RNAcentral holds the sequence, with entries from ENA. This is a predicted structure of a 73-nucleotide RNA (transfer RNA) from a Planctomycetia bacterium. Rfam family: tRNA. The coordinates come from a structure-prediction model, not an experiment, and the mean pLDDT is 82.

[in-house]
This record gives sequence, structure tokens and C1' cells, in this order.
RNA sequence: UGCGGUAUGGAGAAGAGGUUAUCUCGUCAGGCUCAUAACCUGAAGGUCGGUGGUUCGAUUCCAUCUACCGCAA
Repeated sequence: UGCGGUAUGGAGAAGAGGUUAUCUCGUCAGGCUCAUAACCUGAAGGUCGGUGGUUCGAUUCCAUCUACCGCAA
């Protein structure tokens, strides 16, 4: 420098045009227990990496930028 991949709650992932953005773990509260863990119930936490575009409508499609990973030179 070129090409490709990834970016979604604290962590890991799903979602590939229309809904309440879902799951596991974690956190908090309650239950259970002599107590802790486990188990059960509930809650909080996301402007879906930034900007622009397409569309009636974008996490999703397109362009560009940023960060990380890989391949080539």
C1' cells in the first nucleotide's frame, strides 16, 4: 500500500428490511437454606463503532471514515 473479515447491554454470541433488538454468563433485589453455593422469581443496563446515502421504513442494503484481526506485497 492492496484485498478480505469483525464492530450489537459489563463479557460472549444471535438477529440479514417493518414488532417489545433476543439468548447465555455476570450485576442488583427477593425467595429457598442454620449459612454459603446451587436452584427459583423479578429488575436494571443497548441511541446496534462514527458520518452520509437508498427506502414509506435501516441493527440489517450502499459509500466513506475509525478501531481491531487476517492474507498478499